[in-house]
RNA sequence: UUCCUAAGGUUUUGAAUUGGGCGCCAUGAUGGGAAACCGCAUGGUGGAUUCGCUCAAAUUCGGGGAACGCUCUGAUCGUCUUGAUCGUGCCAAUCCCGAGCCAAGCUCUCCGGCUUGCCGGAAAGAAGGUGUAGAGACUGUACGGGCGACACCUUGGCUCUUGGGCCGUGGUGAAGAGACAGUCCAGACCACGAACAUGUCU
Repeated sequence: UUCCUAAGGUUUUGAAUUGGGCGCCAUGAUGGGAAACCGCAUGGUGGAUUCGCUCAAAUUCGGGGAACGCUCUGAUCGUCUUGAUCGUGCCAAUCCCGAGCCAAGCUCUCCGGCUUGCCGGAAAGAAGGUGUAGAGACUGUACGGGCGACACCUUGGCUCUUGGGCCGUGGUGAAGAGACAGUCCAGACCACGAACAUGUCU
C1' cells in the first nucleotide's frame, strides 16, 4: 500500500500479487417482514456514508478457533536443482467463550428527604463494554455508550384545491479502537531453547 486492515518488497523504492473485512451495483424458485427494509449466497466494483450535546469507568483471571505467509527432522510425486501436494512446527490480520468487574443513560426494588413527583443514596437487571496493543504505562477523544436533531423511505390517522401539510409507526444514513490520535516504553547484540522458521530473558 488511493474503501478499511494486514502481508508483500518492485532496485528508476513502496510495484505486481495476496489474506481478512466493509459498502455499493447486479443476480436469486433463497430466509424474516404487511411494507420500507434486514439477512444469506454468487459475480462485479471502490464514486459516496449527516449534525449537536453528553459519558470516560472497569481496564482482572482463564479458555477455544484462525486465512495469507514462513519453516523443513517427515511422506508422496515431479524434475535436474529445486518445485507441487499433504503433514509438522511457527507467525498472525483477526473470530469468539467463561468467571469477575464497569461511566453516563435505561428498567426494577429498597432507604432517606420534602415542595408528592422530584431530589439524594444503596442493591439488582438488560443492552453495551472490559478481557482483545508492537510486551506494556498514561492522556485525549470517536468510528464507541447514551440522548436529541436532520435528510430520505415505509405504513396508519387527521387535514387539505391536486402535487401537498401535520402527528404517530417501523426502517436507512458501512466497516476500522485486537490501542484510533498522541506522550512514553519495547525493538538490536549477547545468552538460552529449537533441525529450521522462530521463541524466551535482560